[in-house]
Overview: A computed fold for a 75-nucleotide RNA from a soil metagenome, annotated as transfer RNA. The RNAcentral record of the sequence draws on MGnify. Rfam family: tRNA. It is annotated as a transfer RNA. Rfam's curators write: Transfer RNA (tRNA) molecules are approximately 80 nucleotides in length.
């Protein structure tokens, strides 16, 4: 060079194929409650323009086209 996979809170992932409802879990955080203290539990909460740009749609995290990174194979 060329195929293909990935990229979603601080970290790890789910969802994308099948476009529509407040994007969800789990760990960390943060404030309660429980304890003599921690710490485990139990409530709550904040933290995403879903890598970027463009398209197509009434509507895109999801389709589609480009570009960045990261990774496999092939040359």
């Nucleotide at each position: 060079g060329g195929u293909c996979c990935g990229u979603u809170g601080g970290c790890g992932c789910a969802g994308g194929c099948u476009g529509g409802u407040c994007a969800g879990c789990g760990c960390g955080c943060u404030g309660g409650a429980u304890u003599g203290u921690c710490a485990a539990u139990c409530c709550a909460g904040a933290g995403g323009u879903c890598a970027c740009g463009g398209g197509u749609u009434c509507a895109a995290a999801u389709c589609c086209c480009g570009u960045a990174c990261g990774g496999a194979c092939c040359g």